[in-house]
RNA sequence: UGAAAGUGUACCUAGGGUUCCGAAAAACCUUACUCUUAUGUAAUGUUUUUGUCUGGUCCGAGCGGUACAGGUAUUACUAUGUGUAAUAUCACACCGAGGGGAUAAAAGCCCGGUCGGG
Numbered sequence: 001u002g003a004a005a006g007u008g009u010a011c012c013u014a015g016g017g018u019u020c021c022g023a024a025a026a027a028c029c030u031u032a033c034u035c036u037u038a039u040g041u042a043a044u045g046u047u048u049u050u051g052u053c054u055g056g057u058c059c060g061a062g063c064g065g066u067a068c069a070g071g072u073a074u075u076a077c078u079a080u081g082u083g084u085a086a087u088a089u090c091a092c093a094c095c096g097a098g099g100g101g102a103u104a105a106a107a108g109c110c111c112g113g114u115c116g117g118g
Base pairs, nucleotide, nucleotide: 007069008068009067010066011065012064015059016058020056021055022053023050024049025048026047027046028045030043031042032041033040070090071089072088073087074086075085076084077083092113094117095116096115099111100110101109
């Protein structure tokens, strides 16, 4: 000075929003109760708003967890099929800024171990 080849899937978590459900608020209809016939209260329903609603559903980590699969090495067995099994291993990943994409929407998702610094 230069170089990723740094495996995949599933479940979960940190985190994330708002399609659906639920929650809260407002308006309206109907019914019931109250009634001084003015109104008020409650319930069902409809519509709108709120994720600055703990939630269920949903999304979800390269640098979080677990499991399975897979790769590599060694050894043993073997019917010789580079087959089976066992063991080991799959490391490291600090800081900062911004952009784009999907989905209803957002994100530690994807672009992307990108870019800049160390």